Predicted 3D model of RNase P RNA and transfer RNA as a complex of 424 nucleotides.
It holds a member of the Rfam family "Bacterial RNase P class A". It is annotated as a ribozyme.
The prediction has a mean pLDDT of 76.

[in-house]
RNA sequence: UGGGUAGGCCAGACAAUCGCGUACAUCUUUGUAUGAGGAAAGUCCGGGCUCCAUAGGGCAAGGAUGCCGGAUAACGUCCGGCGUAGGUAACUAUAGGGAAAGUGCAACAGAAACAUUCCGCCGAAACGGGUAAUGCCGUGGUAAGGUUGAAAUGGUGAGGUAAGAGCUCACCGGCGUCAUGGAGACAUGGCGGCCGUGUAAACCCCAUCCGGAGCAAGGUCAAAAUUGGGCGCAAAAGGUGGCUGCCCGUCGCCGCCCAGGAUGGUAGACCGCAUGAGCGUGCAGUAAUGUUACGCCACAGAUAGAUGAUUGUCUAAUACAGAACCCGGCUUAUAGGUCUGCCCACGAU
RNA sequence: GGCCCCAUAGUUCAAGGGAUAGAACGGAAGUUUCCUAAACUUUAAAUCCAGGUUCGAGUCCUGGUGGGGCUACCU
Numbered sequence: 001u002g003g004g005u006a007g008g009c010c011a012g013a014c015a016a017u018c019g020c021g022u023a024c025a026u027c028u029u030u031g032u033a034u035g036a037g038g039a040a041a042g043u044c045c046g047g048g049c050u051c052c053a054u055a056g057g058g059c060a061a062g063g064a065u066g067c068c069g070g071a072u073a074a075c076g077u078c079c080g081g082c083g084u085a086g087g088u089a090a091c092u093a094u095a096g097g098g099a100a101a102g103u104g105c106a107a108c109a110g111a112a113a114c115a116u117u118c119c120g121c122c123g124a125a126a127c128g129g130g131u132a133a134u135g136c137c138g139u140g141g142u143a144a145g146g147u148u149g150a151a152a153u154g155g156u157g158a159g160g161u162a163a164g165a166g167c168u169c170a171c172c173g174g175c176g177u178c179a180u181g182g183a184g185a186c187a188u189g190g191c192g193g194c195c196g197u198g199u200a201a202a203c204c205c206c207a208u209c210c211g212g213a214g215c216a217a218g219g220u221c222a223a224a225a226u227u228g229g230g231c232g233c234a235a236a237a238g239g240u241g242g243c244u245g246c247c248c249g250u251c252g253c254c255g256c257c258c259a260g261g262a263u264g265g266u267a268g269a270c271c272g273c274a275u276g277a278g279c280g281u282g283c284a285g286u287a288a289u290g291u292u293a294c295g296c297c298a299c300a301g302a303u304a305g306a307u308g309a310u311u312g313u314c315u316a317a318u319a320c321a322g323a324a325c326c327c328g329g330c331u332u333a334u335a336g337g338u339c340u341g342c343c344c345a346c347g348a349u
Numbered sequence: 350g351g352c353c354c355c356a357u358a359g360u361u362c363a364a365g366g367g368a369u370a371g372a373a374c375g376g377a378a379g380u381u382u383c384c385u386a387a388a389c390u391u392u393a394a395a396u397c398c399a400g401g402u403u404c405g406a407g408u409c410c411u412g413g414u415g416g417g418g419c420u421a422c423c424u
Stems, first nucleotide, its partner, number of pairs: 001345010012314007020035006037320001041331002044329005049214004056248005062210005067081005082096001083094004097205002102203002104199003118146002120142003126139004154172006173195002175192007218271004227259005238254004264423003278296004282291003350420007359374004367404001376392005397413005
């Protein structure tokens, strides 16, 4: 210098004028302060919160996750590692348990897709038949070669043989086992010829986890109008509820529950509602993250729903996009600019 | 705001992981007729998009796109 790779940051700024929401003040119509995002999005996971009982036990059904260790309120997220695959490398990807529990599937083609002989090779042994004679014929041996396929019974080479074959040997791959190292996934080495495949994002098995509904949850007040049904109404018995089914236990209620063929009324006010798993610095940790350390409270809060417009300057002002109970993630969308680490190639010193 | 569902010819529906994706109606062309209708013959036309699993995906999984439905309180 060129190419690559990984990660971070900004997401227009300033000024003037006009306008909107919220809070506070006020001389009552003005003033002051403040006002979207990195994804506010998709609603895909996880949690807080609320109600159903502080969410109980067992069996079943259903769902989710799936290498190892750690982080966390929790997670399907994150961090660090292992294996595998790709890349010269930096680095990237990884739904990565079990196919030796069982079942299923593998279309077409092909002889065969569970032990298979279509072509081919052999005629050593055994049986039968035939010939003048000969593997000539039937049974037979054979998976080395051909054919088909995505996939053909571990691969390559040598020995061996009638021809062949892990039949034997060497190397490589897998599996099992032992030793060593490691917290573990796993790695390295020895031994054993033990050696047909794919599919579990097919059923399934194993391990772990999961109660339901959602702020239109839910609570307080106000206004107006008024159905039907079930069970119960001394106690007991019993009923009813605990949002998948059954059983058990327990608890609440006894004025509770159910229904929509409806009837009527209200489309109101307040709370929930923003101090929070909050932010910064230090310390601990490889990191995710943690913290009885120190400091800070500037950081929207609507309910027809505010956050905008114009002008000027900055070389240019432009992407995706607009909070609705709140957080942690994931995924998707995104113009332009900028910073840092690392790798490769070439050149110069 | 919240909770669900769906996507295959122009329309309405089919299709056990095996593809040449099928049927009805509709469309186009032709035959028949003096012309039209009916009838008959032929024909065009599709898996919402992008990845992944698999030998193979309309079907299974993930992400997106588009469309649709339900959902207030009191008595």